Record summary: The RNA shown here (transfer RNA) has 76 nucleotides and comes from Vampirovibrio sp. The prediction has a mean pLDDT of 82. Rfam family: tRNA. It is annotated as a transfer RNA. Taxonomically the source falls in Vampirovibrio (Bacteria, Candidatus Melainabacteria, Vampirovibriophyceae, Vampirovibrionales).
[in-house]
């Protein structure tokens, strides 16, 4: 220095063709139970790494930066 992937709740992931972000796990409340587990039913929590451009509309498209992983060139 070159090429490729990856960043979306507390974590581990989806999101196909651009239209108002969901699952599971955990966390609160209630029911259930003497009482805890379990199970069930609701409910909080993300403005999608960062900044910009396209667009009526961007997590998705274009650019650039960070950071993380590989693979390849260089010095040694």
């Nucleotide at each position: 220095g070159g090429g490729c992937g990856g960043u979306u709740g507390g974590c581990g992931c989806a999101g196909u063709u651009g239209g108002u972000a969901g699952c599971g796990c955990a966390u609160c409340a209630c029911a259930u139970u003497g009482a805890c587990a379990u199970u069930g039913u609701g409910g909080a929590g993300g403005u999608c790494a960062c900044u910009g451009g396209u667009u009526c509309g961007a997590a998705u498209c274009c650019a650039g930066u960070a950071c993380c992983g590989c693979c390849c060139a260089c010095c040694a």